c-di-GMP-I-GGC riboswitch aptamer, 74 nucleotides, folded computationally. Its Rfam family is "c-di-GMP-I-GGC riboswitch aptamer". Gene Ontology term of the family: cyclic-di-GMP binding. Of the family's consensus pairs, 95% are formed in the model. The sequence was found by an Rfam model in a public genome assembly.
RNA sequence: AACGAAAAGGCAAACCCGUCGCGAGACGGGGACGCAAAGCCACGGGACCCUCGAGGUCAGCCGGGUUACCGAAU
Numbered sequence: 001a002a003c004g005a006a007a008a009g010g011c012a013a014a015c016c017c018g019u020c021g022c023g024a025g026a027c028g029g030g031g032a033c034g035c036a037a038a039g040c041c042a043c044g045g046g047a048c049c050c051u052c053g054a055g056g057u058c059a060g061c062c063g064g065g066u067u068a069c070c071g072a073a074u
Base pairs, nucleotide, nucleotide: 002074003071004070010035011034015030016029017028018027019026020025033060039066040065041064043063044062045061046058047057048056049055
C1' cells in the first nucleotide's frame, strides 16, 4: 500500500412527524434496511425536477478525485 477478519466507535434506507422548496429533494426529530469510506467533491456517465436556461436535485446508481479509524489472514 492492497485487503477486510475481530473489537471499539461511526453513519443511517424505507416509513412517521415538523420545517423549507413549484418540484426533484434538503434540514431537524423518531426509526434501522443496510454501509469499510453510506466522509467530502457534480469531474465523466446515469437518473430525476422545473420557470426548459449559461437552471437545478441525487455522493445510499457507477466511475473518478481527495481525506480518514482499526489491524487478523493474504